[in-house]
RNA sequence: UGGCGGCGUGCUUAACACAUGCAAGUCGAACGAAGCUCCCGGGCUUGCCCGGGAUGACUGAGUGGCGAACGGGUGAGUAACACGUGGGCAACCUGCCCCAGACUCUGGGAUAACCUCGGGAAACCGAAGCUAAUACCGGAUAUGACCACUUCAGACAUCUGAUGGUGGUGGAAAGUUUUUCGGUCUGGGAUGGGCCCGCGGCCUAUCAGCUAGUUGGUGGGGUAAUGGCCUACCAAGGCGACGACGGGUAGCCGGCCUGAGAGGGCGACCGGCCACACUGGAACUGAGACACGGUCCAGACUCCUACGGGAGGCAGCAGUGGGGAAUAUUGCACAAUGGGCGAAAGCCUGAUGCAGCGACGCCGCGUGGGGGAUGAAGGCCUUCGGGUUGUAAACCUCUUUCAGCAGGGACGAAGCGAAAGUGACUGUACCUGCAAAAGAAGCACCGGCUAACUACGUGCCAGCAGCCGCGGUAAUACGUAGGGUGCAAGCGUUGUCCGGAUUUAUUGGGCGUAAAGAGCUCGUAGGCGGUUUGUCGCGUCGGAUGUGAAAACCUAUGGCUUAACCAUGGGCCUGCAUUCGAUACGGGCAGACUAGAGUUCGGUAGGGGAGACUGGAAUUCCUGGUGUAGCGGUGAAAUGCGCAGAUAUCAGGAGGAACACCGGUGGCGAAGGCGGGUCUCUGGGCCGAUACUGACGCUGAGGAGCGAAAGCGUGGGGAGCAAACAGGAUUAGAUACCCUGGUAGUCCACGCCGUAAACGUUGGGCGCUAGGUGUGGGGAACCUUCCACGUUCUCCGUGCCGUAGCUAACGCAUUAAGCGCCCCGCCUGGGGAGUACGGCCGCAAGGCUAAAACUCAAAGGAAUUGACGGGGGCCCGCACAAGCGGCGGAGCAUGCGGCUUAAUUCGAUGCAACGCGAAGAACCUUACCUAGGCUUGACAUAUGAGGAAAACUGUCAGAAAUGGCAGGUCCGCAAGGGCUUCAUACAGGUGGUGCAUGGCUGUCGUCAGCUCGUGUCGUGAGAUGUUGGGUUAAGUCCCGCAACGAGCGCAACCCUCGUCCUUAGUUGCCAUCAUUUAGUUGGGCACUUUAAGGAAACUGCCGGUGAUAAGCCGGAGGAAGGUGGGGAUGACGUCAAGUCCUCAUGGCCCUUACAGGCUGGGCUACACACGUGCUACAAUGGCAUCUACAGUGAGCAGCGAUCCCGCGAGGGUUAGCUAAUCUCCAAAAGAUGUCUCAGUUCGGAUUGUUCUCUGCAACUCGAGAGCAUGAAGGCGGAAUCGCUAGUAAUCGCGGAUCAGCAUGCCGCGGUGAAUACGUUCCCAGGCCUUGUACACACCGCCCGUCACACCAUGGGAGUUGGAUUCACCCGAAGGUGGUGCGCUAACCAGUUUACUGGAGGCAGCCAACCACGGUGGGUUCAGCGACUGGGGUGAAGUCGUAACAAGGUAGCCGUAGGGGAACCUGCGGCUGGAUCACCUCCUUU
Repeated sequence: UGGCGGCGUGCUUAACACAUGCAAGUCGAACGAAGCUCCCGGGCUUGCCCGGGAUGACUGAGUGGCGAACGGGUGAGUAACACGUGGGCAACCUGCCCCAGACUCUGGGAUAACCUCGGGAAACCGAAGCUAAUACCGGAUAUGACCACUUCAGACAUCUGAUGGUGGUGGAAAGUUUUUCGGUCUGGGAUGGGCCCGCGGCCUAUCAGCUAGUUGGUGGGGUAAUGGCCUACCAAGGCGACGACGGGUAGCCGGCCUGAGAGGGCGACCGGCCACACUGGAACUGAGACACGGUCCAGACUCCUACGGGAGGCAGCAGUGGGGAAUAUUGCACAAUGGGCGAAAGCCUGAUGCAGCGACGCCGCGUGGGGGAUGAAGGCCUUCGGGUUGUAAACCUCUUUCAGCAGGGACGAAGCGAAAGUGACUGUACCUGCAAAAGAAGCACCGGCUAACUACGUGCCAGCAGCCGCGGUAAUACGUAGGGUGCAAGCGUUGUCCGGAUUUAUUGGGCGUAAAGAGCUCGUAGGCGGUUUGUCGCGUCGGAUGUGAAAACCUAUGGCUUAACCAUGGGCCUGCAUUCGAUACGGGCAGACUAGAGUUCGGUAGGGGAGACUGGAAUUCCUGGUGUAGCGGUGAAAUGCGCAGAUAUCAGGAGGAACACCGGUGGCGAAGGCGGGUCUCUGGGCCGAUACUGACGCUGAGGAGCGAAAGCGUGGGGAGCAAACAGGAUUAGAUACCCUGGUAGUCCACGCCGUAAACGUUGGGCGCUAGGUGUGGGGAACCUUCCACGUUCUCCGUGCCGUAGCUAACGCAUUAAGCGCCCCGCCUGGGGAGUACGGCCGCAAGGCUAAAACUCAAAGGAAUUGACGGGGGCCCGCACAAGCGGCGGAGCAUGCGGCUUAAUUCGAUGCAACGCGAAGAACCUUACCUAGGCUUGACAUAUGAGGAAAACUGUCAGAAAUGGCAGGUCCGCAAGGGCUUCAUACAGGUGGUGCAUGGCUGUCGUCAGCUCGUGUCGUGAGAUGUUGGGUUAAGUCCCGCAACGAGCGCAACCCUCGUCCUUAGUUGCCAUCAUUUAGUUGGGCACUUUAAGGAAACUGCCGGUGAUAAGCCGGAGGAAGGUGGGGAUGACGUCAAGUCCUCAUGGCCCUUACAGGCUGGGCUACACACGUGCUACAAUGGCAUCUACAGUGAGCAGCGAUCCCGCGAGGGUUAGCUAAUCUCCAAAAGAUGUCUCAGUUCGGAUUGUUCUCUGCAACUCGAGAGCAUGAAGGCGGAAUCGCUAGUAAUCGCGGAUCAGCAUGCCGCGGUGAAUACGUUCCCAGGCCUUGUACACACCGCCCGUCACACCAUGGGAGUUGGAUUCACCCGAAGGUGGUGCGCUAACCAGUUUACUGGAGGCAGCCAACCACGGUGGGUUCAGCGACUGGGGUGAAGUCGUAACAAGGUAGCCGUAGGGGAACCUGCGGCUGGAUCACCUCCUUU
């Protein structure tokens, strides 16, 4: 969300408690009595009573029989012969049913009902009296049955068979009637059960020992029956690592789900078995029960009560409450099937058949079919063209399933009954007719996995999410809409199980470095095992038989219209048992063998082990001598020692520990480990040789022994070293690294500990599979007269390289990580954690064994590319060094920060912001602030309607904008145009986002790099090329090379400067000739110069060097020499670098304002801090005077000569010039004189005053001049910048912007140095290599304490509850045993007529057993628990910096001590340490 039908299915939780109704009765053909009905008679109060008879089992109760032990429910318990499967019972039972045989004779005494009385509220009970039976009892009979003894035959142990023999024991019932049915005994069958056994199926060893009726025997008891089932006695057994005992969980199976299978999970419905019936115990009856709707007792709970007592048990069907996410009607019927009783009719039956409810599941059907383009309207999107929804709708035509209405209408009925008749479902299925498309579609999803996309809203919010992950203003991931996809009366979600997962690996995995080989050896059980013969036939293989229930599954056929569903047949049931056969292989038994293994003999090497003895060097200490002021120690120092004589040196002595050289990827040992020498004892190996034993072997769970260092105990010893500790340094700190001291300890003996990176991170054994080359031990052969050497072969050990093969790669490779077999150990994501708890061991430290909660989506290995390193190598750069001059100090200028403000507009922020945007803020600019004004607008386009005004001039108000008044008026023939008013679209925005963008720019860096195609190598990422040897400024060039080529960069081509030539001379030039004050003029174009073209430089030449190359060094010539100087030119890329305020532009935002206009103010403020500059501090100077020499440029709203005025800025006047012509234009440093080291004749700030210029306007806020004033400042701390030649330094000049304003910027020339040994160091960069835990790439990553929050968990004084166990007490009901004063019908006996006795029985009592209960102790599980321990998690907390690079003290492991913390230190070990050097081995030549 929901149309119909069929078939199924429905308390998974509280085996929680239950109101009400129903669920087991039936038989009168077993029995007696009563009532009812009918008939007759009587009485009368005529509808009752009495009497008699009959009839129907019609009624309810009773005696009796059968049934009630079935059917139905549930799964609590149970880990068990409970279940499954296959067997056994010679150790058993079996009502009703079937077959067979034999019988059914004769007696007796009671009792319920009923009646009378009594008790009680009730339930019910008691007493007296009467009565029947198919109820009960006695006797007779006995083929057979049973028991005892016994004969024969057979056999496998208790036995079996024989019409064996003898003795003993026990039994009968009627009724109806026409038959029939029934009863007793015996045997057999069938069915159902009982008991026993083999095998099979859960978790846990953090449960390892359990057991006294326990195991067995004998006697007895008990049972239907075996048996310690029970009892007495005897013996001491029984079970267990092949998992006993304990704990947890659980009904088992056929089957169901899944899977290719092997498996894994489950045990609803249906079927088989078991168990249970409020909880616990117990028996009775019976063929059968220890009994769901029976009994007794105890307990809990509920109900009734008159308080004395009673009643009850839905886990039957409905139903109720409760629990729960969750599961139905207090229905109909016995018509069918089945069951009980009955002779039967029949009765009973919540079994069953049906119906109801639930889309809970499966299956089927429908919600319409055909046509229909203007591709309607509407919706949505849009690039505005259109697209899409979409033939979808409308419209036309057709059909009527289902639902609806009406009519007809079953099968199921075989049966029962004499017949009539008999259907819950049901007027249902089905059939026919009628009407109308009429009544019938939703849900999820659309980022990838995974089919399906756009818009809007939202803005790390709200939300989504199975995993990865979306959302921080353009979200295909959120929400909505349109569209689409998938399924469909359903669709999604959640949960569970299997699969994918070879991710527990039998099929079918691994262990060098990813998780994983035990530290090593010995050895028990176990597993595995050489050659050969025989035998058995256990495993194994084949055949047959039995069984493997049905259902299910598969398959064929059939029945409901189809399907689901159902029926019939076949298959399957992979198993178990029995039997027959085979004997290769494995196994058992018996025998043999020698190749495995061992023994023997002869050699041989060795730091193998234990003990005793012994040696020299060195350190330290003591004594004595010599000798004097230091020694010692470090990066540098200090603590320390020393004039009381140290250090140094000589001699003597003491004592302990360790053994230089040899010494070696050399030796030995199982590993740990072992090193001076000698002796004694002792283990193992290797080689050679034969003889012997004859598989004696390999591995090895548990177990045992050994086991570095540290540590512990006791006793020694103590030289050196040295945890702790002390002091000195270092440091921000320094519980460290360094130094001076120094105690345990290190050493010995004995005893513990039992761990290490105990590593080859590689378990042991055996076999097989190319080689090469060292080395240690032995043997043989050849050579050699012998020895020695050498060569070759061989066995054992120990290294390196390497083929095949293996490996994720790295790598391993006859010493395998290759190919195989056998055995053991171990692993299963990271963290929590090798931790907690428990157990075992230890004196302790601690070790061994070993989880869970919780948490993460990774942790990890190998290799790749980069980046980085207080790693290495090589090489560059004004990077350092060598120099010169500055900055940082002063004053001022300018920019920024900060502060201030109404505003101080905005941007730029390490290098690469800060004299930057801005090549020039008084107004303007201007974006900011204040005040007063405008709204189609200052500007663009278009449409519609309208107008004759607007500009301009004058005047008034106002700060102006603006407004008022007056004057004044368009063009065109027309269409129209210009102007203007109104209206609508729109304009406008220096508003936001440079992290949405384009463009442009900065930077690394003018560094030499960055890539591609094809090929080759690698599983791959990638590599190669691009590395290497040289060389260069250069990935420049040469050589080599699995590479060969190519592109973007480099270089060159372009501009400029330097030399020469050619051409051309005006406004330029002037050597020669004239001329002049003056290249002024004539003249000339030689020179200079100008501006066009060309030449020249290429390692071209010589020598050397180098591989003869590329090149380098030197030289010659040349104006210039090795890119000649300078400029332009900026690879792939990096920095989310800068800019939305140059411009352009997407979203967003404002629209009487964030637009536009105007006035004034601000951007110029000022405790302060910084950057960049200017001027100085003076004598290499100031001042005065004098006098030469430039170049680049600019100029008409301009540059402005000359002349005049002014001290001057400047003013007046005007010539010339649109410029090689005129002007700006004076170049300045220079020279001479003076000053003489002073705050000065330095310096010029500041201030006063008077002026000049520009400009509407210099107050805020311009520049300049004159006079006066005369500040700081005496060369600048830490630190820091520029520059390698016409450079630095110094000197002036010009220009852009510009009305005016330059210490800034861009240019120009004048004068003109010093230094570079060199690459150790700082910085930046390039190449190769190495390490890496980095990849946002070291401004990285990351560790621990502390603080805070949350979560789970351990300990914890205790406390609460459950389960279980031991001992003792109590001891109901019950059955058993004993007793039985008392009571007592049947039978017997005796008296004899109702008594006595006996037998038997009963009550009662006693005994043991025993449920519940009680007391005390133990075990175990769980809950809570003050406090406490660690752990985990958590965008921005604190302290440090431990690790990753040599991580700045290499790291790590074990152990011990210390410390806020990471950690530090000692001892021993490892490489999973970088770098440099050396040794050895190997490879190539």